[in-house]
RNA sequence: UUUCAGGGCGAGGUGAAAAUCCUCACCGGCGGUACAGUCCGCGAACCGCUUUUCAGCGGCCGAACCGGUGAAAUUCCGGUACCGACGGUCACAGUCCGGAUGGAAGAAA
Numbered sequence: 001u002u003u004c005a006g007g008g009c010g011a012g013g014u015g016a017a018a019a020u021c022c023u024c025a026c027c028g029g030c031g032g033u034a035c036a037g038u039c040c041g042c043g044a045a046c047c048g049c050u051u052u053u054c055a056g057c058g059g060c061c062g063a064a065c066c067g068g069u070g071a072a073a074u075u076c077c078g079g080u081a082c083c084g085a086c087g088g089u090c091a092c093a094g095u096c097c098g099g100a101u102g103g104a105a106g107a108a109a
Stems, first nucleotide, its partner, number of pairs: 001109004010024004025095002027084002029042004037082002046059005064080005086098003
């Protein structure tokens, strides 16, 4: 310098109205470490301040246990749980629409 860099609502119920509620279902960014959504760290989002404003600095930042194997695993195997920004919407959203044809931890050449 160039390229790449996020997945997921299917079925039933209630209702005037729900992909938003209820039951079941489904999804899991990046680096580290015995292979991780739940450990450690980072990014994004969100909030504040500031004329570096396509930016800088600061803040905030969710959730796991039990058993087994092993030299070693909160990472594997078995079981049972839990978590998920902001704005929008005939009714409350991790899964729909939007900022975003954006940005970025980082990866490759």

This is a predicted structure of a 109-nucleotide RNA (FMN riboswitch aptamer (RFN element)) from a sheep gut metagenome. The coordinates come from a structure-prediction model, not an experiment, and the mean pLDDT is 86. Rfam family: FMN riboswitch aptamer (RFN element). Rfam's curators write: The RFN element is a highly conserved domain that is found frequently in the 5'-untranslated regions of prokaryotic mRNAs that encode for flavin mononucleotide (FMN) biosynthesis and transport proteins.